Bacterial RNase P class A from a Fidelibacterota bacterium, 340 nucleotides, folded computationally. Its mean pLDDT, the model's own confidence on a scale to 100, is 76. RNAcentral holds the sequence, with entries from ENA.
[in-house]
């Protein structure tokens, strides 16, 4: 200098006019995002349910850390994949409890078997032995060398590989390394299943307060009556009670807050100090127009013109994950070439 891998970050600016929402400093002040989205996971908050135990159902499944909490996050272990390299991915307990499944091809897909081949035998277009080699497949019954044999074979031996157990060492743990002993039983559990652990339900349309009209009830009054009781008073006298519909208010904006600086830690994350108050609608505000600048593209031309300016719009609130996103910026690492 060129190309690449991984991670982080910004997400247009200014002014004028008109309009909308909220707020008791009202000729004022404030007014969408990194994802406000999907509603996937976890919490706060609210109501309902709940002696205790078991089953069912669903979820989770290596270790440690961190957190209000989590199936998310950070760091590590193990395995797999890719590249020259930086890297990427993993529901990662059990297949030796049991059951099932493994297309096509192939002799055979699991108590092994025999198409070509090899060997033996006068049943030679057959019978028997064999599994070195070839062939099929995503996967073929451990690999290499030797012994052995008619030909061959873990049939046997040595070394290697894999699995399990035990011991020692290292590590905080998962785990790793070494030694000894035993075994060599295909894959699939995101098939049933087994093991361990966890789990009550509904959600701000939760829920709470106030409260017209209307049903119903009570008291007084009035009518009937000589008086009391009773009856009537929805073809209308007054006052009160009442459940909580319409409607209104709260929940609802000061908190697992924000910003900056210092600091502990590899990191997720934590600690300290200072400053700040920062949307709250409910048929649902956050907008429209104009001007200037910035950015991108094209054209002529080298300073002008034309066109465009991503994804997308809060609804109880937080922590994560996932998805969408024009263009720009930064950092670490890798490869190649050149120069010193």
């Nucleotide at each position: 200098u060129g190309g690449g891998u991984u991670g982080g970050u910004c997400g247009g600016u200014u002014g004028a006019u008109u309009g909308c929402u909220u707020u008791u400093u009202a000729u004022a002040a404030a007014g969408a995002g990194g994802a406000a989205a999907g509603u996937c996971c976890g919490a706060a908050c609210u109501c309902c349910g709940c002696a205790g135990g078991a089953u069912a159902a669903a979820g989770u499944g290596c270790c440690u850390c961190a957190u209000a909490a989590c199936g998310a996050g950070a760091g590590g272990a193990u395995c797999u994949c890719a590249u020259u390299g930086a890297g990427a991915g993993a529901a990662u307990g059990g297949a030796a409890a049991g059951u099932g499944c493994c297309g096509c091809a192939g002799a055979a897909a699991a108590u092994a078997u025999a198409c070509c081949g090899c060997c033996a035998u006068u049943u030679u277009u057959a019978u028997g032995g064999u599994a070195a080699g070839g062939g099929u497949g995503a996967a073929a019954a451990a690999g290499u060398a030797g012994u052995g044999u008619a030909a061959g074979a873990g049939a046997c031996u040595a070394c290697u590989a894999u699995u399990a157990u035990u011991u020692u060492u290292u590590g905080g743990a998962a785990a790793a390394a070494a030694a000894a002993u035993a075994a060599u039983u295909g894959g699939u559990a995101a098939a049933c299943c087994c093991c361990a652990c966890u789990u009550g339900g509904a959600g701000c349309a939760a829920g709470a307060u106030c409260a017209a009209g209307u049903a119903g009830c009570c008291u007084u009054g009035u009518g009937u009556u000589u008086u009391c009781c009773g009856c009537a008073u929805u073809g209308a006298a007054a006052g009160g009670c009442g459940g909580g519909u319409a409607g209104a208010u709260c929940g609802c904006a000061u908190u697992a807050g924000u910003a900056u600086a210092u600091u502990a830690g590899u990191g997720a994350u934590g600690a300290u100090a200072u400053a700040c108050a920062u949307a709250g609608a409910u048929g649902a505000a956050u907008a429209a127009u104009c001007a200037a600048c910035g950015c991108u593209a094209u054209a002529u031309u080298u300073a002008u013109a034309u066109a465009g300016u991503a994804c997308a719009g809060a609804a109880u609130u937080c922590g994560g994950c996932u998805u969408a996103u024009a263009g720009g910026c930064c950092a670490a690492c890798c490869c190649a070439a050149a120069u010193u």